[in-house]
Context: one part of a larger RNA
Molecule: small-subunit ribosomal RNA, 3' major domain
Organism: metagenome
RNA sequence: UGACGGGGCCCCGCACAAGCGGUGGAGUAUGUGGUUUAAUUCGAGGCAACGUGAAGAACCUUACCUGGAUUUGACAUACACUUGACAGCGACCGAAAAGUCGUUUUCCCUUCGGGGACAGGUGGACAGGUGCUGCAUGGCUGUCGUCAGCUCGUGCCGUGAGGUGUUGGGUUAAGUCCCGCAACGAGCGCAACCCUCGUCCUUAGUUGCCAUCAGGUUAUGCUGGGAACUCUAAGGAUACUGCCGGUGACAAACCGGAGGAAGGUGGGGAUGACGUCAAGUCCUCAUGGCCCUUACAUCCAGGGCUACACACGUACUACAAUGGCCGGUACAGAAGGUCGCAAUACCGUGAGGUGGAGCUAAUCCCAAAAACCGGUCUCAGUUCGGAUUGGAGUCUGCAACUCGACUCCAUGAAGUCGGAAUCGCUAGUAAUCGCGUGUCAGCAAUAACGCGGUGAAUACGUUCCCGGGGCUUGUACA
Numbered sequence: 001u002g003a004c005g006g007g008g009c010c011c012c013g014c015a016c017a018a019g020c021g022g023u024g025g026a027g028u029a030u031g032u033g034g035u036u037u038a039a040u041u042c043g044a045g046g047c048a049a050c051g052u053g054a055a056g057a058a059c060c061u062u063a064c065c066u067g068g069a070u071u072u073g074a075c076a077u078a079c080a081c082u083u084g085a086c087a088g089c090g091a092c093c094g095a096a097a098a099g100u101c102g103u104u105u106u107c108c109c110u111u112c113g114g115g116g117a118c119a120g121g122u123g124g125a126c127a128g129g130u131g132c133u134g135c136a137u138g139g140c141u142g143u144c145g146u147c148a149g150c151u152c153g154u155g156c157c158g159u160g161a162g163g164u165g166u167u168g169g170g171u172u173a174a175g176u177c178c179c180g181c182a183a184c185g186a187g188c189g190c191a192a193c194c195c196u197c198g199u200c201c202u203u204a205g206u207u208g209c210c211a212u213c214a215g216g217u218u219a220u221g222c223u224g225g226g227a228a229c230u231c232u233a234a235g236g237a238u239a240c241u242g243c244c245g246g247u248g249a250c251a252a253a254c255c256g257g258a259g260g261a262a263g264g265u266g267g268g269g270a271u272g273a274c275g276u277c278a279a280g281u282c283c284u285c286a287u288g289g290c291c292c293u294u295a296c297a298u299c300c301a302g303g304g305c306u307a308c309a310c311a312c313g314u315a316c317u318a319c320a321a322u323g324g325c326c327g328g329u330a331c332a333g334a335a336g337g338u339c340g341c342a343a344u345a346c347c348g349u350g351a352g353g354u355g356g357a358g359c360u361a362a363u364c365c366c367a368a369a370a371a372c373c374g375g376u377c378u379c380a381g382u383u384c385g386g387a388u389u390g391g392a393g394u395c396u397g398c399a400a401c402u403c404g405a406c407u408c409c410a411u412g413a414a415g416u417c418g419g420a421a422u423c424g425c426u427a428g429u430a431a432u433c434g435c436g437u438g439u440c441a442g443c444a445a446u447a448a449c450g451c452g453g454u455g456a457a458u459a460c461g462u463u464c465c466c467g468g469g470g471c472u473u474g475u476a477c478a
Base pairs, nucleotide, nucleotide: 001478002477003475004474005473007472008471009470010469011468012467013466015462016461019425020424021423022422023421026317027316028315029314030313031312032311033310034308035307042053043052064303065302066301067300068299069298070297073126077125079123080122081121082120083119084118087104088103089102090101091100092099106117107116108115109114128292129291131290132289133288137286138285139281140280141279142277144275149188150187151186152185153184154183155164156163157162168179169178170177194269195268196267197266199237200236201235202234203233204232205231209226210225213224214223215222240263243257244256245255246254247253319418323377324376325375326374328373336365337364340359341358345354346353347352384415389410390409391408392407393406394405395404431454432453433452434451435450436449437448
C1' cells in the first nucleotide's frame, strides 16, 4: 500500500421488511448428470454451466459409430511430362456413391515447328485435419456493475516503499455540485450530446383520412370532391430548479406550490472506466507450437446425436365456478409476403384439397385477435384435467420404421394448490390475455425475440440476511 475480520461509523440496491404471483408435489416439453450403447459427436460447470453454443439433428446438417470406397485427393496455387477433351446416348456392375466398355464428338493464334485457353491423366511440391494445447495467443464475450470509481502532470511531505490531491463539513442517482484545505490543474469514467415514447407548431396529402357540400347503395370514403381532423414522416418548439414560498452557511442543494401535455435524470433504450476471475471460446474466424499424412484426410449408405432403474435445473398445462362448455358479437399493435402471402367461391366433421382475384405492398394477403359480453353446468376426480393408448386420415419432403407436425373418432392416467427450502416484481410494473417474427421444405416452439389488450397490491422502516461504495481500526496475511 492492499486484502481480510462472526471490528466500528456513514450510505445504497426488490438486499431484507410490506405485498402480489410463482418454483419445490403431478403430467408433459426441454437441457444436464448418471447409466446404457458399436456410437449415444464436442464444448459450457456456484452466482456468471444446465429452453446454454443450437435463430430450428428424419437424409443433409454431423463433427460420432458400423460397413463400403478413394489417395496430389472434396478444395487452392505453381511446375514438369502427356492426352484432346468435356459432355450426350446405350450397356455392365453395385444398396448407393463410384467404376468399366462401346459409339458420336474442343476452341483461338500460327512462320505449320509450335504457343495459348479449357478439360483429363501421371509425377513431385503441396493440399487437408470440427486432431491437442483458451495455462502460448489475437479477436469476441460473460462477471463484479451502469457500481462510482480508476489514474496522471507539476508542486509539497517522507531516508524509502509511498502519501497528498481523491481526506474533512454539507449535498447528490453520481469523485454530482458547493465550502474548506499544501495543494494547483488534467485525463478515463458520471452527466449531456444519439434513438424512441409523451404535448404543440410548420411543411407535405397517397395507397392513409372524411368535418363541411353533392351523388349513390340493403350496406361500406363507395364516387365527385375536400386538406379541417386522425395518421404518416421531415423540420422545429418545449423542461432550465426557469418562477414563488420555506429550510440551509449569504453556498451547493432539499421540501412545498404555481403554471404546464410532461417537474426536478419526464418513461424506455443504446452507451459498460482502470481492472478482477491464467473466467469462456483453438468447434465462428484468425493464429504460434505439437501431432496425423493410403490417414486423425476425403466420399457414400445405414445407424446414432431422440437410448432410460434414476437425480437436478428451466418452462408449459392443470388441479377448477374470478371456472368449463355452447352461442352471438366488439375493440389492437408490431411484424412478414413473388422460390412468396393468398381473398371470394366450391368440396371435406376437420387437418386440408380444388381453383386462383389481388399484391414487389399505408393499396392486396396472412388475419380469426383473445381475455370482454349472454346462456348453461352446481362442487363431483366432475361437462375439471388432459397424459397415455387404439383406429382412420391430412400435409411437407427422394424418404416420416428407428425419429415430423397436425386432424377426426374412441380411450380418459396423475393431479383436490404442493415438506424443508427457494425465485421474480415498485406502475402501465406484477399478474393475466392473445398476436407476430427469425431460423425454416416440414417441425418436435410450451423456447427465444418482439407487439399490443385488461390491469393491481405494498414499501412503517434499515435491527437482521446477501451484494456493493466511502472513512477508520486490528492483523503471526501478500